Predicted 3D model of a 269-nucleotide part of an RNA (large-subunit ribosomal RNA, domain VI) from a metagenome.

Context: one part of a larger RNA
Order: sequence, then structure tokens, then C1' cells
RNA sequence: CGCAGGAAUCUUGAGGGGAUGCUUCUUUAGUACGAGAGGAUUGGGAAGUACGAAUCCCUGGUGUACCGGCUGUCCCGCUCGGGGCACCGCCGGGUAGCUAAAUUCGGAAAGGAUAACCGCUGAAAGCAUCUAAGCGGGAAGCCCACCCCAAGAUAAGGAUUCCCUGUUCGACUCGUUCGAACGAGAGGGCCCUGGAAGACUACCAGGUUGAUAGGCCGGAUGUGUAAGCGCGGAAACGCGUUCAGCUUACCGGUACUAACGCCCGAUGA
Repeated sequence: CGCAGGAAUCUUGAGGGGAUGCUUCUUUAGUACGAGAGGAUUGGGAAGUACGAAUCCCUGGUGUACCGGCUGUCCCGCUCGGGGCACCGCCGGGUAGCUAAAUUCGGAAAGGAUAACCGCUGAAAGCAUCUAAGCGGGAAGCCCACCCCAAGAUAAGGAUUCCCUGUUCGACUCGUUCGAACGAGAGGGCCCUGGAAGACUACCAGGUUGAUAGGCCGGAUGUGUAAGCGCGGAAACGCGUUCAGCUUACCGGUACUAACGCCCGAUGA
């Protein structure tokens, strides 16, 4: 821009893409077959591997904005307690998120038409013959079926709902006319606060009639018992107060802070 008024929501599926793997064990059965050695077709059941998808409850990894321990040095006047730097200084753990080695699921089954092939009936050709007329069976392949995209499928589809016939002025051919200005208007957008969404865009949640983000409060989680004081000890240090103190991205609550402001818009039959 189009889809012959403008919107919002839900859809149909022309067409396209993806997937389709393999192995082992058990049973049928040491059966059929075979002199024996050996050893099934088929059907049922159970595992596994590779691949794919989703997820983070579990097991772990990471986790330079969380907690603790330790060393050197400089600083906060000193002690204590802390801060800076040293690969995040080193070390031990670890929330959210992300993640695999973790967890769950998938290939199936069914249908249709067939290939090679196997058949039924059956003439030409009194027989025979799956074929000439006719009718069956038959593959990981084909069409469906399963998952995803999909009406720019220009043949542009369908359904539901919503919105629009205003006011003033002017013109003339005086009309359900034309023109100008103003207003209303479903809905949409810019902008702003953000996001398990994201390269940008898009998408999604919100914008005071508000919990969108931050802050604050409570909780969870992690770390592992803070500082100060008291007691014990010659001291190092230990014990008590104290399962303390601190706590990022998590879960709730709460308008304290920031979501200010502005524009477009069919008016056709």
C1' cells in the first nucleotide's frame, strides 16, 4: 500500500515445513524345520541407545551485585571494627536466571490408493491362464493421520461484536447539493513505567479509576551464630547474649518516588 466504510476479537486451511531411526532381552519355543549341529517366521511383553521437544521439582554446573573464612599492604589518628588494591586477591558455600550430565514426553496406532509380488472368477484359445471385462491381498515408499507456520490463498475467505447520518457560515442550479471552519467519535498510535518478550523492530503487562518499575515493610532462600557487652583463660582463644547478624535477581503487601504530556482516526452504501 492492497484486500471498495472504519475498528476489535476469535477463526477456516489452499499451500508449505517438521517428524518417521536402531538395538537388546523375555515369551510364543529349544516349538516348526533339521539325521545332527543348529534353529526360526509370526504374535505378546520389557528395557536401552541415538535423535528431537519441553522444563528446572529432583541431581549438579554457573552464579565478578549474597554470606562466611584467610594473607600481604595502604588508609579511616591508635585499639577494636572496617574500607581500597592484590586474577572476583585467594578459599568455602550459594538465591534467581541460564543450563545438562538432570527430569518428562515423542516416533505409535488406524484408514485410503498402490509397487514388485501373491490370488479369485475368467474367456479370446471347449483345456490352461491373476487379465482381456470384473474382483481381492500387498511396502519404512504415496495420500491422509501427528506437530508447526499459514488469507499478499490479489480467488486477499468466515464468524461475533463495536462505531459513524453533528453544529455554524458561505455559494448557487434551492437540493437527502457543494465548499469552508469547528465539534463528536469505535478504536489506534506517539510518549512514559517495565517485562521469564527481545539484535533493532515486534510481542506482552501497565500508565493515578494505577501495583508497571524502584523504594519501603513482611516472608522465603543463602550463609552459619554479627557488633557491643558480660564471663572464663597468662595468652591464643572459648562460652553466653545468639538457629544470631547480614541477605542480589525470588513470593507477597504498600502509592513513598516515577508512569508527565500529546496526536491520529471511518463518517461510504